[in-house]
Context: one part of a larger RNA
RNA sequence: CUGGGCAUAAAGCGCACGUAGGCGGUUAUGUAAGUGUGGAGUGAAAGCCCACGGCUCACCCGUGGAAUUGCUCUGCAGACUGCAUGACUCGAGGAUGGUAGGGGAGAGCGGAACUCCUGGUGGAGCGGUGAAAUGCGUAGAUAUCAGGGGGAACACCGGUGGCGAAGGCGGCUCUCUGGUCCAUUUCUGACGCUGAGGUGCGAAAGCUAGGGUAGCGAACGGGAUUAGAUACCCCGGUAGUCCUAGCCGUAAACGAUGGAUACUAGCUUAAGGGUACCUGCGUAUUCUUAGGUGAAGCAAAUGUGUUAAGUAUCCCGCCUGGGGAGUGCGGUCGCAAGGCUGAAACUC
Numbered sequence: 001c002u003g004g005g006c007a008u009a010a011a012g013c014g015c016a017c018g019u020a021g022g023c024g025g026u027u028a029u030g031u032a033a034g035u036g037u038g039g040a041g042u043g044a045a046a047g048c049c050c051a052c053g054g055c056u057c058a059c060c061c062g063u064g065g066a067a068u069u070g071c072u073c074u075g076c077a078g079a080c081u082g083c084a085u086g087a088c089u090c091g092a093g094g095a096u097g098g099u100a101g102g103g104g105a106g107a108g109c110g111g112a113a114c115u116c117c118u119g120g121u122g123g124a125g126c127g128g129u130g131a132a133a134u135g136c137g138u139a140g141a142u143a144u145c146a147g148g149g150g151g152a153a154c155a156c157c158g159g160u161g162g163c164g165a166a167g168g169c170g171g172c173u174c175u176c177u178g179g180u181c182c183a184u185u186u187c188u189g190a191c192g193c194u195g196a197g198g199u200g201c202g203a204a205a206g207c208u209a210g211g212g213u214a215g216c217g218a219a220c221g222g223g224a225u226u227a228g229a230u231a232c233c234c235c236g237g238u239a240g241u242c243c244u245a246g247c248c249g250u251a252a253a254c255g256a257u258g259g260a261u262a263c264u265a266g267c268u269u270a271a272g273g274g275u276a277c278c279u280g281c282g283u284a285u286u287c288u289u290a291g292g293u294g295a296a297g298c299a300a301a302u303g304u305g306u307u308a309a310g311u312a313u314c315c316c317g318c319c320u321g322g323g324g325a326g327u328g329c330g331g332u333c334g335c336a337a338g339g340c341u342g343a344a345a346c347u348c
Stems, first nucleotide, its partner, number of pairs: 004319003007302002012316001014201004021194003025088007033081002035077008049065006091191001092188003095184004103177007110154001114150008125136002162169002206247006215241002220236004258315006266293012297304002321348003330341004
C1' cells in the first nucleotide's frame, strides 16, 4: 500500500462557519478529455517463460516464439464521467401568513432567605457533636419585634418538558437580536453535501487590571478523633465564587456514537403546528421534535433497532500490542499556569 476498523476492546476533532479539494438531482443537443474498441510505431540485447535443436545426458549454448501489463500517433463508437449550451423542479434557498420557546445582549424592577447596623423587649446561656471542645455571650449574646444597609441566588410552577451548533440557558417587565417549526405552492432554478489548512465560539478552575464581597469557602489557624491524622467531624477563615475589560482553550467538553442524503415492521407517551369531521375534558389524519417498548437486521455480548450500532452512497477526522509517554527534543501559542504538535532507547 491493499485490507480491517473507531458506543463499551486502540480509535469521532468540544462545537460551528468556511477556503482549496473530493463528491453531486432530472432532461435535450453538441464535443470527444477520461472511457471502450481497432490499426501503426516504439517498448535494445541478454535474462525469465514456452517449443525445437547442439555438446553421450545435465549444467551450458543456439534458433524461433511469447512476454515486455508501458508510451506516442491515428480511425471508429458515444452508454457512463468530464466540458459547452439550453431547459426542468422533487434537492437547496427566497417570499407571504402564522407559531411555541429558561436561544443571545442590554436596562430596569420584585419577593423569600441570609448577614450586618440601629433601637425596643428580655436576662444566661447560645452554638456545635457520636460525645465534646475550640468559638460567641452580663461591655447583654441566642430568642423575639420594628427600622435601615448589602451582596448573591431565583422556592413553588418544573416535567425521561422547552430552547440552543456545542459549551450552556430558569423570578418579572421593556428594548435590540439569532434560529426552528407549520401552512400556501407564489418566486429563483442545482444555487447542493462535506470540508485539509484557516477563522470564530467554547463549563469549571486559573491569570492580568479595576471594582465588589452577604453566604459558601481551596490555602491557613484552632478544637476534636487517632498509634499518628498534614484527613473525614466542629469553630473560624484568605484567594476564589460576583461585576467590567482582556487572556487561557482545557473536561467522563459523553449519546464515551463526526456530518449529509435515501431506503427498511409496528405499538405507545409527551411537546409545537396544520387539515377534516365535529364541537368534545374529542375522533381521524399529516408534518416537526423529545422519550419508552420492540419485528427483521446487525452485534463478541451488553445491547441497538425510522433519533440505527440496519441497508447503501459521499466527504472529513482518527486507530494499528502494554509500559516508557501524552514524557523528551524541536517548533508554535500563552503574562504565567500551561496548551497544541509529538518521538526514541530500553523493557514485557

A computed fold for a 348-nucleotide part of an RNA from a metagenome, annotated as small-subunit ribosomal RNA, central domain.
The coordinates come from a structure-prediction model, not an experiment, and the mean pLDDT is 89.